Model confidence (mean pLDDT): 82 of 100. Predicted 3D model of a 72-nucleotide RNA (transfer RNA) from a Planctomycetota bacterium. Rfam family: tRNA. It is annotated as a transfer RNA. Rfam links the family to the GO term triplet codon-amino acid adaptor activity. The RNAcentral record of the sequence draws on ENA. Lineage of the source: Bacteria > Pseudomonadati > Planctomycetota.
RNA sequence: GCCGGGGUGACGGAGAGGUGACGUGACGGUCUGCAAAACCGUUUUAUGGGGGUUCAAAUCCCUCCCCCGGCA
Numbered sequence: 001g002c003c004g005g006g007g008u009g010a011c012g013g014a015g016a017g018g019u020g021a022c023g024u025g026a027c028g029g030u031c032u033g034c035a036a037a038a039c040c041g042u043u044u045u046a047u048g049g050g051g052g053u054u055c056a057a058a059u060c061c062c063u064c065c066c067c068c069g070g071c072a
Stems, first nucleotide, its partner, number of pairs: 001071007010024003018055001025043006048064005
C1' cells in the first nucleotide's frame, strides 16, 4: 500500500430502515441469626467522528480515525 472483518451502556453481546434485546455489574427489597445463593424490582448520558440518502439511519452510501486478520 491492497483486501476482508469489526467499533453499540461500566463490561460481554444481539439488532433485515420504523425510538436499542439478553446477560454480567451496580443499587434497593424479600429470605437468613449473619452472609452467600435464589427470587422481586430499579438503574446505565450506549450506537467511533464528520457528511450524504430518506418522512425516518445502529442498519444504506462517501470520507476519516481506531482494532483484528490476510496479501504484498